[in-house]
Context: one part of a larger RNA
Molecule: small-subunit ribosomal RNA, central domain
Organism: uncultured prokaryote
RNA sequence: UUGGGCGUAAAGCGGGUGUAGGCGACUUUAUAAGUCGAGUGUGAAAUCCUUGGGCUCAACCCAAGAAGUGCGCUCGAUACUGUUAAGUUUGAGUGCUGGAGAGGCUACUGGAAUUCCUGGUGUAGUGGUGAAAUACGUAGAUAUCAGGAGGAACAUCAGAGGCGAAGGCGGGUAGCUGGCCAGACACUGACGCUGAGACCCGAAAGCGUGGGGAUCAAACAGGAUUAGAUACCCUGGUAGUCCACGCUGUAAACGAUGGAUACUUGUCGUUGGAGGAAUUGACCCCUUCAGUGACGUAGCUAACGCGUUAAGUAUCCCGCCUGGGGAGUACGGUCGCAAGAUUAAAACUC
Repeated sequence: UUGGGCGUAAAGCGGGUGUAGGCGACUUUAUAAGUCGAGUGUGAAAUCCUUGGGCUCAACCCAAGAAGUGCGCUCGAUACUGUUAAGUUUGAGUGCUGGAGAGGCUACUGGAAUUCCUGGUGUAGUGGUGAAAUACGUAGAUAUCAGGAGGAACAUCAGAGGCGAAGGCGGGUAGCUGGCCAGACACUGACGCUGAGACCCGAAAGCGUGGGGAUCAAACAGGAUUAGAUACCCUGGUAGUCCACGCUGUAAACGAUGGAUACUUGUCGUUGGAGGAAUUGACCCCUUCAGUGACGUAGCUAACGCGUUAAGUAUCCCGCCUGGGGAGUACGGUCGCAAGAUUAAAACUC
């Protein structure tokens, strides 16, 4: 390489938009490039195969034939693929009427709580633990009441609930804005799927500049524990945690499961629509579409399990794997302020 694979054994890029490329609905028309058939030329000899012959046989040698999957040319076939032309509406999209939502961004704003400050009441403890101590407190703490400051996060509602491509998103109001779902029609007419590169987004931590700093808290200090205790526990506490702008580009970035399309028994929840039936009405019930869960049929699986949200049955496209260690390392390249990221070996060894 062929092949076989990728939930857990090695293996799905963290996620999207999309270029090239690959693949692509139905009906006609033309063409005949692919494809198929026939003929013809070529396909050196030797070798291989068949037949016959020569060395006493054989190996070996000689002759003839066959074969030579390939390529060129000519003639033909037109189902499929391609190309050309014309059309169709089911795929895709647009318009219309409704709908749900922590989807995103900006501004303003609310209450509870923690901490701190001021004042009042009040007096000897408070705090903390397995037990203590460090710590705080007669310069009046803890507790309690009133007032004030400031930052961060939003209890209940809250749900296996919703939204988002993923990361993720949760007090309230307003503005701007993306996507999604349903319904009945009208329109465009294959405009589609995937997607190497590329570009964009991307938790936390970290970095740069400037703010902010209540809580919590790496580092650090002290107290304990212990044989020791550079820990677990306690008292403190700085970066950071927050904001703006810029960078970093990684995670068990997980459903450890790439995307799209079609098909394949069911039961029970739940979210958002639509229709029917019913009713005074909301429910309840039936059908259906789109999500999100539990359990399970066939089937699949090494098993566990998956099971119309497939890991079933198929097709298309991309990514990735190929024994363990060495190693996601070295070197080189690219990117980065750095930390580092990315691409990615070998010797050696079992």